[in-house]
Context: one part of a larger RNA
RNA sequence: CUGGGCGUAAAGCACGCGUAGGCGGUAUUGUAAGUGGGAUGUGAAAGCCCCGGGCUCAACCUGGGAACUGCAUUCCAAACUGCAAAUCUAGAGUAUGGUAGAGGGAAGUGGAAUUUCCGGUGUAUGGGUGAAAUCUGUAGAUAUCGGAAGGAACACCAGUGGCGAAGGCGGCAUACUGGACCAAUACUGACACUGAGGUGCGAAAGCGUGGGGAGCAAACAGGAUUAGAGACCCUGGUAGUCCACGCCGUAAACGAUGAGAACUAGGUGUUGGGGGGGUUACUUCUUAGUAUCGAAGCUAACGCAUUAAGUUCUCCGCCUGGGGAGUACGGCCGCAAGGUUAAAACUC
Numbered sequence: 001c002u003g004g005g006c007g008u009a010a011a012g013c014a015c016g017c018g019u020a021g022g023c024g025g026u027a028u029u030g031u032a033a034g035u036g037g038g039a040u041g042u043g044a045a046a047g048c049c050c051c052g053g054g055c056u057c058a059a060c061c062u063g064g065g066a067a068c069u070g071c072a073u074u075c076c077a078a079a080c081u082g083c084a085a086a087u088c089u090a091g092a093g094u095a096u097g098g099u100a101g102a103g104g105g106a107a108g109u110g111g112a113a114u115u116u117c118c119g120g121u122g123u124a125u126g127g128g129u130g131a132a133a134u135c136u137g138u139a140g141a142u143a144u145c146g147g148a149a150g151g152a153a154c155a156c157c158a159g160u161g162g163c164g165a166a167g168g169c170g171g172c173a174u175a176c177u178g179g180a181c182c183a184a185u186a187c188u189g190a191c192a193c194u195g196a197g198g199u200g201c202g203a204a205a206g207c208g209u210g211g212g213g214a215g216c217a218a219a220c221a222g223g224a225u226u227a228g229a230g231a232c233c234c235u236g237g238u239a240g241u242c243c244a245c246g247c248c249g250u251a252a253a254c255g256a257u258g259a260g261a262a263c264u265a266g267g268u269g270u271u272g273g274g275g276g277g278g279u280u281a282c283u284u285c286u287u288a289g290u291a292u293c294g295a296a297g298c299u300a301a302c303g304c305a306u307u308a309a310g311u312u313c314u315c316c317g318c319c320u321g322g323g324g325a326g327u328a329c330g331g332c333c334g335c336a337a338g339g340u341u342a343a344a345a346c347u348c
Base pairs, nucleotide, nucleotide: 003320004319005318006317007302008301012316015200016199017198021194022193025088028085029084030083031082033081034080035077036076037075038074039073040072041071042070049065050064051063052062053061054060091191092188093187094186095185096183097182098181099180103177104176106174108172109171110154115149116148117147118146119145120144121143126135162169163168206247207246208245209244210243211242215241216240220236221235222234223233258315259314260313261312262311263310266293267292268291269290270289271288272287273286274285275284276283277282297304298303321348322347323346330341331340332339333338
């Protein structure tokens, strides 16, 4: 080099955009780089292989052939790939008209509830638990009524519902803005797919500076429990959780399933469009999602099954016994925490 794999056994990068590269629809003409064929030269001899010969045989020696799959030059072919010209519209995109949506960032605004404060009523507990206690309260709590402040989250609607590449997104209205889908035409004319590097986005926690701080709550303190209790339970409670800006760059970042394309039985539910029929109950077709059951097929089995883990093609990533170890060292990144790239000795 060749091989077999990647849902759960080792293995799909967290996810986009995109450079190089790889790969690429349809009809035609040319070219002849790849490709196929012929010729010439060369491819030393020995060796290997085949057919003979000589040592009594063999090893060995020796004659001939084949082979030397290569390279160079030249001629021919033109299907396929490439290249040049040029065509088309089925891929892709643009325009027009609609539709649905927690898609995004911004600035506003609303009500319920918790807490605190102020005032009224009112009097002895309240709170908490398996049971208690710590705790709160005659300096008037809990309860209840009125008022105020402040922060955070948005009950019902709500749905294997929707949107987004992923992370994720949920009160209401506003302006700005990205994408998707559908229908019928028109236009561009392969502009496509993938994507090493690169670049951007990326939950929570954490970090820096400055705000904010109602509730919750690592750490911490106390009360219980217990043999002990550095816990589970209870009473408190600080970082944090929130905002702005800047970092971090990781997750069971999961569908543990890379992206794109084509093909391969159906049934049922649901979301968004569109077209028929209709007695307005509904029914039927189509399209884009999203679920569930299931045929062929696949699978070690579980299961998957037009949203494939089926049958194929293109491109990328990754795996190669367990431990050592996602560690050490070095590089790069980071304020740090650490991240990323990534071994070996040794051992079973």
Small-subunit ribosomal RNA, central domain from an uncultured prokaryote, 348 nucleotides, folded computationally. It matches the Rfam family "Bacterial small subunit ribosomal RNA". The RNAcentral record of the full RNA draws on ENA.